[in-house]
RNA sequence: UCUCCGAAAUGGCAAACCUGGUGAAAACCGGGGACGCAAAGCCAAGGAUCUAAGGGCAGUCUGGAUGAUGCCUAUGACAGCCGGUUGCCGAA
Numbered sequence: 001u002c003u004c005c006g007a008a009a010u011g012g013c014a015a016a017c018c019u020g021g022u023g024a025a026a027a028c029c030g031g032g033g034a035c036g037c038a039a040a041g042c043c044a045a046g047g048a049u050c051u052a053a054g055g056g057c058a059g060u061c062u063g064g065a066u067g068a069u070g071c072c073u074a075u076g077a078c079a080g081c082c083g084g085u086u087g088c089c090g091a092a
Base pairs, nucleotide, nucleotide: 005090006089012037013036017032018031019030020029021028022027035080041085042084043083046082047081049077050076054073055072056071057070058069060068061067
C1' cells in the first nucleotide's frame, strides 16, 4: 500500500410511531423521534416486492351502461430485499 475484516475514535444516516404537506395508491417531502446501519452514500437500464391512476379482458350486478365488481398490466414506487458502483477510519 492492497484485499478480506470490523475493535476504537471522529463524524454520518434514521425504522416504527406522532405531526404538517404531496399523491389515485404504493409511497415521498418537512418537523419531531431512534429500531437499527460500515456503505442505511449513489444507481430503479437486472431480478424480487408493493401499488394500479390510465389501459386491456371478463360479463357477476343492472332495463341498459361509458357505472359498480373481478382478473391482468408500470409508464408509478421501493436502494433499510438481492444486485451494480464509489468511498471514510485502521485495532486484532
A computed fold for a 92-nucleotide RNA from Peptococcaceae bacterium UBA5752, annotated as c-di-GMP-I riboswitch aptamer. It matches the Rfam family "c-di-GMP-I riboswitch aptamer". From the family's description: GEMM was predicted in a large-scale screen for bacterial structured RNA regulatory elements. NCBI's taxonomy places the organism under Bacteria, Bacillati, Bacillota, Eubacteriales, Peptococcaceae. It was read from a public genome assembly, where an Rfam model found it.